Bacterial RNase P class A from a Gemmatimonadaceae bacterium, 381 nucleotides, folded computationally.
Model confidence (mean pLDDT): 75 of 100.
Rfam family: Bacterial RNase P class A. Rfam classes the family as a ribozyme. Rfam describes the family as follows. Ribonuclease P (RNase P) is a ubiquitous endoribonuclease, found in archaea, bacteria and eukarya as well as chloroplasts and mitochondria.

[in-house]
RNA sequence: GAGGGCAGCCGGGCAGUCGCAGGGCGUCUCCCCUUCGGGGGCCGUUCUGAGGAAAGUCCGGGCUCCUUGAGCAAGGCGCCAGGUAACGCCUGGGCACGGCCGAUGAGGCCGUGACGGACAGUGCCACAGAGAACAGACCGCCGCGGAACAUCGCGGCAAGGGUGAAACGGUGGGGUAAGAGCCCACCGCGCCUUCCGGUAACGGAGGCGGCACGGCAAACCCCGCCGGAGCAAGGCCAAAUAGGCGGCGAGGAGACGCUCACUCCGAUCAAGACGCCGCGGGUAGGCUGCACGAGGACGGGGGAGACCCCGUUCCCAGAGGAAUGACUGCCGCGGAGCUCCGGCUCCGGCACAGAACCCGGCUUACAGGCUGCCUUCAACG
Numbered sequence: 001g002a003g004g005g006c007a008g009c010c011g012g013g014c015a016g017u018c019g020c021a022g023g024g025c026g027u028c029u030c031c032c033c034u035u036c037g038g039g040g041g042c043c044g045u046u047c048u049g050a051g052g053a054a055a056g057u058c059c060g061g062g063c064u065c066c067u068u069g070a071g072c073a074a075g076g077c078g079c080c081a082g083g084u085a086a087c088g089c090c091u092g093g094g095c096a097c098g099g100c101c102g103a104u105g106a107g108g109c110c111g112u113g114a115c116g117g118a119c120a121g122u123g124c125c126a127c128a129g130a131g132a133a134c135a136g137a138c139c140g141c142c143g144c145g146g147a148a149c150a151u152c153g154c155g156g157c158a159a160g161g162g163u164g165a166a167a168c169g170g171u172g173g174g175g176u177a178a179g180a181g182c183c184c185a186c187c188g189c190g191c192c193u194u195c196c197g198g199u200a201a202c203g204g205a206g207g208c209g210g211c212a213c214g215g216c217a218a219a220c221c222c223c224g225c226c227g228g229a230g231c232a233a234g235g236c237c238a239a240a241u242a243g244g245c246g247g248c249g250a251g252g253a254g255a256c257g258c259u260c261a262c263u264c265c266g267a268u269c270a271a272g273a274c275g276c277c278g279c280g281g282g283u284a285g286g287c288u289g290c291a292c293g294a295g296g297a298c299g300g301g302g303g304a305g306a307c308c309c310c311g312u313u314c315c316c317a318g319a320g321g322a323a324u325g326a327c328u329g330c331c332g333c334g335g336a337g338c339u340c341c342g343g344c345u346c347c348g349g350c351a352c353a354g355a356a357c358c359c360g361g362c363u364u365a366c367a368g369g370c371u372g373c374c375u376u377c378a379a380c381g
Base pairs, nucleotide, nucleotide: 001377002376003375004374005373006372007371008370009369010368012331013330014329015328016327017326018325020049021048022047023046024045025044026043030041031040032039033038051352055363056362058361059360060359061358062357063230064229065228066227075226076225077224078223079093080092081091082090083089094115095113096112097111098110099109100108101107116222117221121220122219123216124215125214138161139160140157141156142155143154144153145152146151169187170186171185172184173183174182188211189209190208191207192206193205195204196203197202234288235287236286237285244279245278246277247276248275249274257269259267260266295314296313297312298311299310300309301308302307332350333348334347335346336345337344338343
């Protein structure tokens, strides 16, 4: 100097004019309402006005309502410790697997992980294969017999071959007719320990056992943890119309209803139709929830880290289907052209994207740039 990886950060800047949304203040004059206190509009002035992901709405919480005695079903999560309001997130560690360096070792680095339980029980293991769980003999090896090393029969074996995702330990030696944990050494495995290290997961050491105990829980299941719905939550105010309730007036003809013992006749009471007044629920509509918060910046401290504590300081969008924009100049960036290498001219508004109750995560999208660490190559010393 060129390239790669990891981590973190920024993601156009300044100025002017006009506009939009929200808050504060003013309101001489203008308009509307008023219970005369005031309120609203208009106007003036001032302040503020998108993001690292505002996105997907996947997970966890705040807040609100419901439920609240406990449980079941269904679903999710699941190594250990810590962080946190909480988490399926993050940090650190353990274990397993994969890759790289190293020597194939010791060891180190990086990545990935639904990583509790398979001696609680049930179930499954396709195809192939002789045999798929307390199994098995197709080829093969060995012995005996029929006369033979071919072939047949009987028996022994499980080393080698073959099938499979998986075949009931591996290597070497002994042993044997041939073999076999049959025996031995090492490795592996299982069990035990009042041993050692570690908070723990786990690691190590020692002893015992020839060795059994295959895999699957993203199959049922067992153990442990997790209430539901959502700002269209919820609260307050409250038209018109219709219907409900009550009071007063009016009316009370017929049917239904009550009472007069039943039926009929009749009578009485009451009710509906009409008018006025009042009450309550709810709709439209309005207000609120609504932005001072698990908050930001800076400094100090604790911790390996996630993160936590203290001090100082700042106030930082909040509307309604939705404002945050447009233009101009200079600078920056990218592209093209010219060049006297100083620069000049033209073009492009220039990554992903757009708050909707709020917050912590995860995931996804992203032009260009900056910083730190590691690393490869080249040149020089």